[in-house]
Context: one part of a larger RNA
RNA sequence: ACCAGGGAGUGUGCUUGUCUGGCGAGCCUAACCCGUCUACCGGGGAAGGCACAGGGAAACCAACAUGGCCGCAGUAGCGUGGAUUUAUCCACGUUAUCAGGGCCGCCGUGUUCAAGCGCGGGGAGUCAAGCGAGCACGACCCGAAUCCGGACGAUCUACGCGUGGGCAAGGUGAAGCAUGAUGAAAAUCAUGUGGAAGCCUGUUAGGGUUGGUGUCUUACAAUACCCUCCCGUGACCUGCGCGUAGGGGUGAAAGGCCCAUCGAGUCCGGCAACAGCUGGUUCCGACCGAAACAUGUCGAAGCAUGACCUCCGCCGAGGUAGUCCGUGAGGUAGAGUGACUGAUUACUGUGCUCGCCUCCGAGAGGAGUCGACAUGGUUGUCAAACUCCGAACUCACGGACGCUUUUGACGCGGGGAGUCCGGUGCGCGGGGUAAGCCUGUGUACCAUAAGGGAGACAACCCAGCGCCGGGUUAAGGUCCCAAAGUGUGGAUUAAGUGCGAUUGAAGGUGGUCCCGAGCCCCAGACAGCCGGGAGGUGAGCUUAGAAGCAGCUACCCUCUAAGAAAAGCGUAAUAGCUUACCGGCCGAGGUUCGGGGCGCCCAAAAUGAUCGGGGCUCAAAUCCACCACCGAUACCCGGCCACACCCGUUACAGGGUGAUUGCGUAGGUCGGCGCUCCGCGCGGGUGGAAGCACGGGUGAGAACUCGUGUGGACCGCGUGGUGACGAAAAUCCUGGU
Numbered sequence: 001a002c003c004a005g006g007g008a009g010u011g012u013g014c015u016u017g018u019c020u021g022g023c024g025a026g027c028c029u030a031a032c033c034c035g036u037c038u039a040c041c042g043g044g045g046a047a048g049g050c051a052c053a054g055g056g057a058a059a060c061c062a063a064c065a066u067g068g069c070c071g072c073a074g075u076a077g078c079g080u081g082g083a084u085u086u087a088u089c090c091a092c093g094u095u096a097u098c099a100g101g102g103c104c105g106c107c108g109u110g111u112u113c114a115a116g117c118g119c120g121g122g123g124a125g126u127c128a129a130g131c132g133a134g135c136a137c138g139a140c141c142c143g144a145a146u147c148c149g150g151a152c153g154a155u156c157u158a159c160g161c162g163u164g165g166g167c168a169a170g171g172u173g174a175a176g177c178a179u180g181a182u183g184a185a186a187a188u189c190a191u192g193u194g195g196a197a198g199c200c201u202g203u204u205a206g207g208g209u210u211g212g213u214g215u216c217u218u219a220c221a222a223u224a225c226c227c228u229c230c231c232g233u234g235a236c237c238u239g240c241g242c243g244u245a246g247g248g249g250u251g252a253a254a255g256g257c258c259c260a261u262c263g264a265g266u267c268c269g270g271c272a273a274c275a276g277c278u279g280g281u282u283c284c285g286a287c288c289g290a291a292a293c294a295u296g297u298c299g300a301a302g303c304a305u306g307a308c309c310u311c312c313g314c315c316g317a318g319g320u321a322g323u324c325c326g327u328g329a330g331g332u333a334g335a336g337u338g339a340c341u342g343a344u345u346a347c348u349g350u351g352c353u354c355g356c357c358u359c360c361g362a363g364a365g366g367a368g369u370c371g372a373c374a375u376g377g378u379u380g381u382c383a384a385a386c387u388c389c390g391a392a393c394u395c396a397c398g399g400a401c402g403c404u405u406u407u408g409a410c411g412c413g414g415g416g417a418g419u420c421c422g423g424u425g426c427g428c429g430g431g432g433u434a435a436g437c438c439u440g441u442g443u444a445c446c447a448u449a450a451g452g453g454a455g456a457c458a459a460c461c462c463a464g465c466g467c468c469g470g471g472u473u474a475a476g477g478u479c480c481c482a483a484a485g486u487g488u489g490g491a492u493u494a495a496g497u498g499c500g501a502u503u504g505a506a507g508g509u510g511g512u513c514c515c516g517a518g519c520c521c522c523a524g525a526c527a528g529c530c531g532g533g534a535g536g537u538g539a540g541c542u543u544a545g546a547a548g549c550a551g552c553u554a555c556c557c558u559c560u561a562a563g564a565a566a567a568g569c570g571u572a573a574u575a576g577c578u579u580a581c582c583g584g585c586c587g588a589g590g591u592u593c594g595g596g597g598c599g600c601c602c603a604a605a606a607u608g609a610u611c612g613g614g615g616c617u618c619a620a621a622u623c624c625a626c627c628a629c630c631g632a633u634a635c636c637c638g639g640c641c642a643c644a645c646c647c648g649u650u651a652c653a654g655g656g657u658g659a660u661u662g663c664g665u666a667g668g669u670c671g672g673c674g675c676u677c678c679g680c681g682c683g684g685g686u687g688g689a690a691g692c693a694c695g696g697g698u699g700a701g702a703a704c705u706c707g708u709g710u711g712g713a714c715c716g717c718g719u720g721g722u723g724a725c726g727a728a729a730a731u732c733c734u735g736g737u
Base pairs, nucleotide, nucleotide: 001737002736003735004734005733006732011137012136013135014134015133016132017131018130020128021127022126023125026050027049028048032044033043034042035041054061055060064105067104068103069102070101074097075096076095077094078093079092080091081090082089083088106121107120108119109118110117111116140280141279143277147270148269149268150267151266152265158244159243160242161241162240163239164238165237166236167234169201170200171199172197176193177192178191179190180189181188182187206231207230208229211227212226214225215224246262248258249257250256283672284671285670286669287668288667293306294305295304296303297302308418309416310415311414312413313412314411318404319403320402322401323400324399325398326397327396328395329394330393334389335387336386341383342382343381346378347377348376349375350374351373353372354371355370357368358367359366360365422446423445424444425443426442427441428440429439430438431437451462452461453460466640467639468638469637470636471635472634476630477629478628479614480613481612485627487626488625489624490623491622492621498616499615507601508600509599511598512597513596514595515594516593517592518591519590520589528585529584530583531582532581534558535557536556539553540552541551564579567578568577569576641662642661643658644657645656646655647654673726675723677721678720679719680718681717682716683715684714691710692709693708694707695706696705697704698703
């Protein structure tokens, strides 16, 4: 890992609801006793319990055996229509009576000066079985780390005590001593002797374990192997015996060690500890179908109540998600700031106002420029906490249409839940530089929704799904992959821009296309080429010089087709080259702004690129218009099933209606299939039961059934019970392979 077998809502008590049954103003026995074919059963046993009266803290007091009105179902009558089997039946309308029901009235009691108010009143309970749920217990199953108690451990290891054992060989050479020398002495020095030391070297024995972060790492080994290294006469190593015990020991101290166990040993017990936490929880189908919110919470991973889901009962006629109209309410979006509050650009007026500076004055003070402040005017802008205004829209009431409702709506009561980690798109907010960010709110979707499209893609687009077959469309597409156009007409793009639901910014662009406006133009525009571009004069001043062209001042006049007191280059100054301006050649548009379309630059990311790919340029790109086709579980047609309702049947069957039934997690309700054993009834089996293997058939399915082989003795159906009853999951348990 696979397979097989095992594996999880049970039992008792109490409470509550529902369903079925018994009795009913009552109902039931408990312990126990008696009988017997002895756990059963039959007969006794009301002690007691619940109900029959409530109100009040209590003392205590104590109720409609029905008065009035309305009225559903039912019943009866009448009318109309239909069916007729001519008895009748059905539908509608209406009248009467109306159990239950409703509204009054009345009564009991408490409060009470009173008025009023609270609770109760015109009889339904009780016992038993089943089922749903709650509480207490192990309480659906498995799962801690803990806590406490009593025992057992110092044969490992820590420390201590007692008694034993062990340490090759070398090196260094302390004290002491001897001799000698020196000295007045104390003493010092030298040589020798001596043999100290938590001294040195050391694979002596023995003990240790620094580095290799070597080898090994299902190992030789649950701590090893190799090399290297440390101690090796000492706080040394070691044998044996003994002692200290679990909140305790021991510790040259690392929370170390106390038998592979230590921030509190091990074993057994309390114990099925508790777990608001994780995981798991076993057959089929039908109907409906959520919530991830609010309030409270030592609450935030929980719980309770409400909202939302479901089922049952009661009542008995309206209800209101949609649209429109009418009457009201509102102050958002927008807009405005000549209507307030606040902000605010530029210019300007005024002021018993204030400041710096200047001027006048001996001073007091005066005048003025600038600025501040206040207040006017013109001009240019703003506001969630501004509003002279003001929508869409929303809400309330009334009406109409629509929808829904006697197949019982609306409403009321009760049983059972689940849920209280939500998410995304769009609209509007708050926080944040921002986020696949956090936090609100409305709505849709996902969650709980399949199918088609978007390459793949919970929530984007289309579309809400019983089963089978045929057709038509939606979104999206139609060159090939790949179903359908290499479709039609017009335009743009040359950047592979693009073919992407990813639109890449400010800024720049004589890329190209379109639209508009101004000016010039056959009396010849724009560009180019040819020619002219002069004279007074070298204007005056300045200056060494200043001649159009360093600088200052002025910028006239003549001849002219035109030519500056000169726009630029140049010279020391001249000179020289252009320009403005004019003529000629040429011959048709030119030039300057504004707006728009598609492009271009701006443009950088980490393994190899890409529109899904190939590939595409009058397109297979982009824009406009049009025609055809493809394309879903959508829509249409046919058949079938289920569900709801109607007819029908003793009950099935059968028939009809459904445009307005048939997605579904948590969950509620309902109906079935299968397994074990038991009671009763009925069957099968050595002429071959169960089981197993392989085939056939039926059913929507759980499942059922038939055949053949094997097997060799039990098995089934109906009905009523019963339960340790259904396996794919739990790092499930055991076994096998």
Molecule: large-subunit ribosomal RNA, domain II
Organism: Candidatus Nealsonbacteria bacterium